[in-house]
RNA sequence: AUCUUAUCAAGAGCGGCGGAGGGAUAGGCCCGAUGAAGCCCGGCAACCGAUCUUCGGACAACAAGCGCACAAGGCGCGGUUGGAAGAAGGUGUCAUGGUGCUAAUUCCUGCACAGGACGGACAUUCCGGAACGUGCGCAGAUGAGAG
Numbered sequence: 001a002u003c004u005u006a007u008c009a010a011g012a013g014c015g016g017c018g019g020a021g022g023g024a025u026a027g028g029c030c031c032g033a034u035g036a037a038g039c040c041c042g043g044c045a046a047c048c049g050a051u052c053u054u055c056g057g058a059c060a061a062c063a064a065g066c067g068c069a070c071a072a073g074g075c076g077c078g079g080u081u082g083g084a085a086g087a088a089g090g091u092g093u094c095a096u097g098g099u100g101c102u103a104a105u106u107c108c109u110g111c112a113c114a115g116g117a118c119g120g121a122c123a124u125u126c127c128g129g130a131a132c133g134u135g136c137g138c139a140g141a142u143g144a145g146a147g
Base pairs, nucleotide, nucleotide: 002146003145004144005143006142007141008140013041015040016039017038021031022030023029026109027108028107042102043101044100047098048097049094050093051092052089053088054087055086059082060081061080062079065077066076067075068074106139110136111135112134113133118128119127120126121125
């Protein structure tokens, strides 16, 4: 770099160093010397992880019941006890470790639907149409896995 999959409306410093840039790309619109990027510390979150509850029942042990078949070995169903994988939990709980994140919805931007603020007209109708919303996509970010 590629593929799969989940998530992306919440959350997080008036700290130190540093000095001019930054918000992926393009356009926009923003942030920035009342100090950008970057680094350190702090913090947030809970993807990996641990744990709890409820399901789940592979399988094992015990027991020797019922049926079928039969030369023998056997086959099916059921009983009791334990119980792996896996699943779910309007944020179940935790945060030692691995990441991640810490302006603005992933800052906005495509398509469809819905919506109708508001505007226009040859005005009990016709035309245009903002915000908010829903779904799908493109691009991207992050985790986990694959290769």
The RNA shown here (SAM riboswitch aptamer (S box leader)) has 147 nucleotides and comes from Paenibacillus spiritus. The sequence is in RNAcentral, with records from Rfam. Its mean pLDDT, the model's own confidence on a scale to 100, is 77. Lineage of the source: Bacteria > Bacillota > Bacilli > Caryophanales > Paenibacillus. Rfam family: SAM riboswitch aptamer (S box leader). About the family: The SAM riboswitch is found upstream of a number of genes which code for proteins involved in methionine or cysteine biosynthesis in Gram-positive bacteria.